A computed fold for a 76-nucleotide RNA from a Candidatus Peregrinibacteria bacterium, annotated as transfer RNA. The coordinates come from a structure-prediction model, not an experiment, and the mean pLDDT is 80. It matches the Rfam family "tRNA". The RNAcentral record of the sequence draws on ENA. Lineage of the source: Bacteria > Bacteria candidate phyla > Candidatus Peregrinibacteriota.

[in-house]
RNA sequence: GCCGUUAUAGCUCAGUCGGUAGAGCGCAAGCAUGGUAAGCUUGAGGUCUCGGGUUCGAUUCCCGAUAACGGCUCCA
Numbered sequence: 001g002c003c004g005u006u007a008u009a010g011c012u013c014a015g016u017c018g019g020u021a022g023a024g025c026g027c028a029a030g031c032a033u034g035g036u037a038a039g040c041u042u043g044a045g046g047u048c049u050c051g052g053g054u055u056c057g058a059u060u061c062c063c064g065a066u067a068a069c070g071g072c073u074c075c076a
Stems, first nucleotide, its partner, number of pairs: 001072007010025004019056001027043005049065005
């Protein structure tokens, strides 16, 4: 330099055809217990990496950028 994959909650990850974004763990509160842990219930937490485009509508489709990871940089 070229090619590919990935980027979504604090962490690990879903989200198939474009229609108001979810789970587990963690965190907070409550229940329960003589008390603690475990358990149960509820809740908070998101500019879906960034910038454009298409569309009535984009995490999703198209273009570009950035970052991480992987491969190639061989022959003619």